A computed fold for an 85-nucleotide RNA from a Chloroflexota bacterium, annotated as c-di-GMP-I riboswitch aptamer. The sequence was found by an Rfam model in a public genome assembly. Lineage of the source: Bacteria > Bacillati > Chloroflexota.
RNA sequence: ACUGAAAAAGGGCAAACCCGCCGAAAGGCGGCGAUGCAAAGCAACGGGUCUACAGCUGGAAGGCCAUGAUAGCCGUGCUGCCGAA
Numbered sequence: 001a002c003u004g005a006a007a008a009a010g011g012g013c014a015a016a017c018c019c020g021c022c023g024a025a026a027g028g029c030g031g032c033g034a035u036g037c038a039a040a041g042c043a044a045c046g047g048g049u050c051u052a053c054a055g056c057u058g059g060a061a062g063g064c065c066a067u068g069a070u071a072g073c074c075g076u077g078c079u080g081c082c083g084a085a
Base pairs, nucleotide, nucleotide: 012037013036018031019030020029021028022027035072041078042077043076045075046074047073048070049069050068055064056063057062
């Protein structure tokens, strides 16, 4: 230095509800708050899911549609703290 991974310690993030702002919506951001998380750090590349302003369609009701959203749905890629035998 690498592999390995138990324990301990120091810390980290922050679901739902409620409030404010942004957004057509899904949702996001901030505050509050902890359901949980060892990548709940980053990235929409593949699949899934959610939404449908505009557009298409329709006599209407409605239907279709991602270029929108989700990394706290899964996969994948990149990065990463402590650590005995």

The coordinates come from a structure-prediction model, not an experiment, and the mean pLDDT is 87.